[in-house]
RNA sequence: GAUAGAGGUUGCGUAUUUUAUCAGUAAUUUUUCGGAUGUGGCAGGCACAGGGGAAGAAAAGUGAAAGGAAAAAACGCCGAAAGGACAAAGAAACCGGCAGCUUUGUGCUUGGGUAUGCAGCGAAUAGCUGUAUAACUGUCAUCAAUACGAUGGUGCGCUAUC
Numbered sequence: 001g002a003u004a005g006a007g008g009u010u011g012c013g014u015a016u017u018u019u020a021u022c023a024g025u026a027a028u029u030u031u032u033c034g035g036a037u038g039u040g041g042c043a044g045g046c047a048c049a050g051g052g053g054a055a056g057a058a059a060a061g062u063g064a065a066a067g068g069a070a071a072a073a074a075c076g077c078c079g080a081a082a083g084g085a086c087a088a089a090g091a092a093a094c095c096g097g098c099a100g101c102u103u104u105g106u107g108c109u110u111g112g113g114u115a116u117g118c119a120g121c122g123a124a125u126a127g128c129u130g131u132a133u134a135a136c137u138g139u140c141a142u143c144a145a146u147a148c149g150a151u152g153g154u155g156c157g158c159u160a161u162c
Stems, first nucleotide, its partner, number of pairs: 001162005008078001011077004016072004027062007037049004041098002044095002081110003085106006111137002114134008138154006
């Protein structure tokens, strides 16, 4: 350097199907009150709607979806993957700017899952992400050992073969 493997059946990720939640919410129709603003992610411009009644409120009626989650099976894998920063490109519902979304690239951090606290996202007490702590676990090193403990490190690592 190349090849092949291991950590766990609670390893990681992706798509599909079903189910619950989202939610009797958003939206929309009618009636009444109200009486000048409202909408296009944010502000500006611009455009559109509006005294033939805006925003808002109440009652009655119709009534979602996306994201996220669980289960099953399948597929790809073991920096699997996750996060954050920068850069480029693309799309969207006007113009330029900012933010957000998707994809790609370049560095940086994290061995793995679990529990708890805090913070963020989220409709949420679900879940995800970050961080701190705790034990567990995989692996390596050192010490000890008559039996398997202690300490420390962590994936650009470890094991096997060539």

Notes: Lysine riboswitch aptamer from uncultured Kineothrix sp., 162 nucleotides, folded computationally. Model confidence (mean pLDDT): 79 of 100. The organism belongs to Kineothrix, within Bacteria.